[in-house]
RNA sequence: GCCUCAGUAGCUCAGUCGGUAGAGCACAACAUUGGUACCUAGGACAAAAAUGUUGGGGUCAUGAGUUCAAUCCUCAUCUGAGGCU
Numbered sequence: 001g002c003c004u005c006a007g008u009a010g011c012u013c014a015g016u017c018g019g020u021a022g023a024g025c026a027c028a029a030c031a032u033u034g035g036u037a038c039c040u041a042g043g044a045c046a047a048a049a050a051u052g053u054u055g056g057g058g059u060c061a062u063g064a065g066u067u068c069a070a071u072c073c074u075c076a077u078c079u080g081a082g083g084c085u
Base pairs, nucleotide, nucleotide: 001084002083003082004081005080006079007078010025011024012023013022019068027055028054029053030052031051032050033049039042061077062076063075064074065073
């Protein structure tokens, strides 16, 4: 110098041959279970932990182009990985 692949939520990754952006983990709230601390010792229960529900969180790497419409197609650029010379 050239080629290929990747870049999407805090992390790991789906996604769509153009038509409302998602999952798991993490985070927050609530509910249930739970029963430790505590004390009046029998009850009521902070807590830890478990389960569930709900929620917050995204310029889809950047810029431009095509299109009614782009995360998706085209071009350029940036970053990372691999390969060729």
Molecule: transfer RNA
Organism: Nanobdellota archaeon